[in-house]
RNA sequence: GCCCGGGUCCGGCGCGACGGGAGUCCGUGAACCGAGUCAGAUGCGGAAGCAAGCAGCUCUCAGCGGAAACUCUCGGGUGCCGCCGGGUUGCCUGGGCGAG
Numbered sequence: 001g002c003c004c005g006g007g008u009c010c011g012g013c014g015c016g017a018c019g020g021g022a023g024u025c026c027g028u029g030a031a032c033c034g035a036g037u038c039a040g041a042u043g044c045g046g047a048a049g050c051a052a053g054c055a056g057c058u059c060u061c062a063g064c065g066g067a068a069a070c071u072c073u074c075g076g077g078u079g080c081c082g083c084c085g086g087g088u089u090g091c092c093u094g095g096g097c098g099a100g
Stems, first nucleotide, its partner, number of pairs: 001097008009086006015079002018075006025066004034059004042051003
C1' cells in the first nucleotide's frame, strides 16, 4: 500500500431491564337521593298475622388510600442484547498478500 472480515453509523423486527399509566388485590366507602335484613316504634286487624320502615348490621357503586407479584399499554442518548438489511466518507480492530 492492497484485499477480506468485524465493530462504530443508519433503518427495521424482536427480547429484557428501567420509568410512567391502567387492570387485578387489600382497606375504606352512600346522614337523605344503592341493595338486603330490619330491634324499637308506627299503621291495619277481634285474633292469627300483614304492611310500610328509622337506627344498627351486611354487601357494594362512584370516589379515596395502600402494597409485592402478575397482565396490558406508553416511553427513550435504556442494553459491552439477538436477527435482517443498508452504508465504506472517517475511526478502531483481526487476518492474508506485497514492498522497503
The RNA shown here (Bacterial small signal recognition particle RNA) has 100 nucleotides and comes from an Actinomycetota bacterium. The prediction has a mean pLDDT of 77.